[in-house]
RNA sequence: GCGGGUGUAGUUCAGUGGUAGAACGUCUGCUUCCCAAGCGGAAGAUCGUGGGUUCGAGUCCCAUCACCCGCU
Numbered sequence: 001g002c003g004g005g006u007g008u009a010g011u012u013c014a015g016u017g018g019u020a021g022a023a024c025g026u027c028u029g030c031u032u033c034c035c036a037a038g039c040g041g042a043a044g045a046u047c048g049u050g051g052g053u054u055c056g057a058g059u060c061c062c063a064u065c066a067c068c069c070g071c072u
Base pairs, nucleotide, nucleotide: 001071002070003069004068005067006066007065010024011023012022013021018055026042027041028040029039030038048064049063050062051061052060
């Protein structure tokens, strides 16, 4: 230099173009003498960045950044 893959909540991951979810973690309540476990509830991501297409984009297209793999 060329090609491919990955990027979504604190972490690990889902998400068929139609209001972004789960588990774990965090906070809080119940329970307990206390802790843990269990049960209920809450907060938390404008989806790596910038554009484009569309009535509507995490999803499709282009560019770009980071990381990983391969080729030269």
Transfer RNA from a bacterium, 72 nucleotides, folded computationally.
It was read from a public genome assembly.
Its Rfam family is "tRNA". Rfam classes the family as a transfer RNA. About the family: Transfer RNA (tRNA) molecules are approximately 80 nucleotides in length. Their secondary structure includes four short double-helical elements and three loops (D, anti-codon, and T loops). Further hydrogen bonds mediate the characteristic L-shaped molecular structure. tRNAs have two regions of fundamental functional importance: the anti-codon, which is responsible for specific mRNA codon recognition, and the 3' end, to which the tRNAs corresponding amino acid is attached (by aminoacyl-tRNA synthetases). tRNAs cope with the degeneracy of the genetic code in two manners: having more than one tRNA (with a specific anti-codon) for a particular amino acid; and 'wobble' base-pairing, i.e. permitting non-standard base-pairing at the 3rd anti-codon position.
Its mean pLDDT, the model's own confidence on a scale to 100, is 83.